[in-house]
RNA sequence: UCCCCUGUAGCUCAAUGGUAGAGCGCGCGACUGUUAAUCGCUAGGUUCGAGGUUCGAGUCCUCGCGGGGGAG
Repeated sequence: UCCCCUGUAGCUCAAUGGUAGAGCGCGCGACUGUUAAUCGCUAGGUUCGAGGUUCGAGUCCUCGCGGGGGAG
């Protein structure tokens, strides 16, 4: 320098172009000698950034940035 993959909650990951979710974790509660385990409830999101297409974009297109891999 070129090519490919990837970026969503604290972490790991979902989400046919049509209200952004789950598990774990945090917080609160139940259970009990206490802790752990288990169960219930709640909170937590500028979906990496900027444009474009569309009635509507996490999703499609372009450019940039970060991470990973490959070629030279």
The prediction has a mean pLDDT of 81. Predicted 3D model of a 72-nucleotide RNA (transfer RNA) from a Candidatus Levyibacteriota bacterium. It matches the Rfam family "tRNA". By type it is a transfer RNA.